A computed fold for a 504-nucleotide part of an RNA from a Candidatus Obscuribacterales bacterium, annotated as large-subunit ribosomal RNA, domain I.
Rfam family: Bacterial large subunit ribosomal RNA.
[in-house]
Context: one part of a larger RNA
RNA sequence: CGUACACGGUGGAUGCCUUGGCAGCCAGAGGCGAUGAAGGACGUUGUAGCCUGCGAUAAGCUCCGGUUAGGUGGCAAACAACCGUUUGACCCGGAGAUCUCCGAAUGGGGCAACCCAGCCAACGUAAGUUGGUUAUCCCUUGACUGAAUACAUAGGUCUUGGGAGGCGAACGCGGGGAACUGAAACAUCUAAGUACCCGUAGGAACAGAAAUCAACCGAGAUUCCGUCAGUAGCGGCGAGCGAACGCGGAUUAGCCCUUAAGUUUCUUACGAUUUAGCAGAACGGUCUGGAAAGGCCGGCCAUAGUGGGUGAUAGCCCCGUAUGCGAAAGGUCGUUUGAAGUGAAAUCGAGUAGGUCGGGACACGUGUUAUCUUGACUGAAAUUGGGGGGACCAUCCUCCAAGGCUAAAUACUCCUGGCUGACCGAUAGUGAACCAGUACCGUGAGGGAAAGGCGAAAAGAACCCCGGAGAGGGGAGUGAAAUAGAACCUGAAACCGUGUACGU
Numbered sequence: 001c002g003u004a005c006a007c008g009g010u011g012g013a014u015g016c017c018u019u020g021g022c023a024g025c026c027a028g029a030g031g032c033g034a035u036g037a038a039g040g041a042c043g044u045u046g047u048a049g050c051c052u053g054c055g056a057u058a059a060g061c062u063c064c065g066g067u068u069a070g071g072u073g074g075c076a077a078a079c080a081a082c083c084g085u086u087u088g089a090c091c092c093g094g095a096g097a098u099c100u101c102c103g104a105a106u107g108g109g110g111c112a113a114c115c116c117a118g119c120c121a122a123c124g125u126a127a128g129u130u131g132g133u134u135a136u137c138c139c140u141u142g143a144c145u146g147a148a149u150a151c152a153u154a155g156g157u158c159u160u161g162g163g164a165g166g167c168g169a170a171c172g173c174g175g176g177g178a179a180c181u182g183a184a185a186c187a188u189c190u191a192a193g194u195a196c197c198c199g200u201a202g203g204a205a206c207a208g209a210a211a212u213c214a215a216c217c218g219a220g221a222u223u224c225c226g227u228c229a230g231u232a233g234c235g236g237c238g239a240g241c242g243a244a245c246g247c248g249g250a251u252u253a254g255c256c257c258u259u260a261a262g263u264u265u266c267u268u269a270c271g272a273u274u275u276a277g278c279a280g281a282a283c284g285g286u287c288u289g290g291a292a293a294g295g296c297c298g299g300c301c302a303u304a305g306u307g308g309g310u311g312a313u314a315g316c317c318c319c320g321u322a323u324g325c326g327a328a329a330g331g332u333c334g335u336u337u338g339a340a341g342u343g344a345a346a347u348c349g350a351g352u353a354g355g356u357c358g359g360g361a362c363a364c365g366u367g368u369u370a371u372c373u374u375g376a377c378u379g380a381a382a383u384u385g386g387g388g389g390g391a392c393c394a395u396c397c398u399c400c401a402a403g404g405c406u407a408a409a410u411a412c413u414c415c416u417g418g419c420u421g422a423c424c425g426a427u428a429g430u431g432a433a434c435c436a437g438u439a440c441c442g443u444g445a446g447g448g449a450a451a452g453g454c455g456a457a458a459a460g461a462a463c464c465c466c467g468g469a470g471a472g473g474g475g476a477g478u479g480a481a482a483u484a485g486a487a488c489c490u491g492a493a494a495c496c497g498u499g500u501a502c503g504u
Base pairs, nucleotide, nucleotide: 001503002502003501004500005499006498007497008496009495015489016453017452020424021423022421023420024419025418026417027416028415029413030412031167032166039102040101041100042055043054044053046079047078049075050074051073061096062095063094064093065092066091070083071082072081107116108115109114117134118133119132120131121130122129123128136164137163138162139161142158143157144156145155171202172200173199174198175197176196182189186236212219213218223250224249225248226247227246233241234240254405255404256403257349262342263341264340265339266338269335270334271333272332273331274330275329277325278324279323283298284297285296286295287294299316300315301305307319308318309317354378355377356376357375358374359373360372361371364390385400386399387398388397389396440447441446460488463475464474465473466472
């Protein structure tokens, strides 16, 4: 040094576990904000720090309700000091009070959490203290003032009342609007009206009661789904793009312009529901074991054998579950009474329909291109009228533009509750099971981790010994187990040793 065996070290795979995730279903909710939000800074407990809660009334204050014998949040014990036990603490729910400073931030300023003011009122001899108020824009009330321009008006200044502003995950509508890419290059085309930017709304939004389709038969607002159909078509007829009629479903609702369907707020009454809760059946013996829920024996309940816990696997031990019951106060919904709004613009739709030119939208790229829309220029008719039926004309059919409202079926999930999973099980599953958008990196935009498990119970090792009043270890003790000792379940491999045997 090698091989074999035995025993270790290191290491943290594997197995088992789950507090966390992921994906859904059913309900709820779909907003919060000048009555100061979202998000923060700084404080706040008897004791340092962090988290949580709260705000100088600061882990809290008041009232009402529930439930209770123990409490003074967590890491996290300990000590101290207290509160409470039917005169009800702590805890849970409802309503209220307080709520520093920053932040739309709004008195002015500002390098957010800071600096500096005016006015009014009260108190005070005063210094001052306390409270209130003072941003901008829009609408509105009133006063003063006041041009061209005499009166006036416009305008200006101040003022009354009301509103807005900011934040928020997706979904909606509208205004703008790419490129990579594909076409095996590339320019029309595609990607795509996508990404992105802006505006703005609602719990949904948009659309919507035919100047619609159809085809000589008829249908009868809109929206969504299936089909029609990858069809008809469009297309450097390339790549690709891609309908409609009809049919089957979901859901249905119609109305008004002399004012309605509806809808909003407040209000009356009733009911339902929600925000705490309550009752809730039925088991013992014995064996093994550290421990019984396991084995054996004998019972019982079940409108309850979903689930979780308990020293191993429990219908009958505990929490629950089926079922039944419950609200002083607040919320929501439905019906109902009444009131006030909204609808609300317009006397049936004229610079409109139509036309020409240039664009855009329609599956449709100008094409034989109808239809819709409109930047420019034009420009009708009046029910004996007008639009459409894919160039255009006739016939025929059908409808009535240029005013308006309208639930449901549909889309989405930041959020709340319940339930589910041939979803994950710590290199997985969220980036994050753990004090994670943290530590750390970056001037910044931004990037972004690692890290779970003793035991049933801390019973977490008194005491002794070696040692530096160490680290670490040896005894002792606890425990079923300490090769479960906190670097703690299991403890693979690489890697490193010790002992023995053999080989060289």
The coordinates come from a structure-prediction model, not an experiment, and the mean pLDDT is 85.